[in-house]
């Protein structure tokens, strides 16, 4: 300097062919204990990396950027 790949909840990672964003683990309340840990049950928790274009409709598709990984030179 080319090329490719990935970014969704705090952690990990699903979401296939565009149509109402989820799990598992942690946090929080609550229940059960003399108390803790286990268990059990709720509900919360999202600017789908940033802009921007298609479209009735975008985490999906197209562009550019920006971070991390890999090749090539």
């Nucleotide at each position: 300097g080319c090329c490719g790949g990935c970014u969704u909840a705090g952690c990990u990672c699903a979401g296939c062919u565009g149509g109402u964003a989820g799990a598992g683990c942690a946090a929080u309340u609550g229940c059960u204990u003399c108390g803790u840990a286990a268990g059990c049950a709720a509900g919360a928790g999202g600017u789908c990396a940033u802009u921007g274009g298609u479209u009735c409709a975008a985490a999906u598709c197209c562009a550019a950027u920006a971070g991390c990984c890999g090749g090539c030179a």
Molecule: transfer RNA
Organism: Bacillales bacterium UBA1709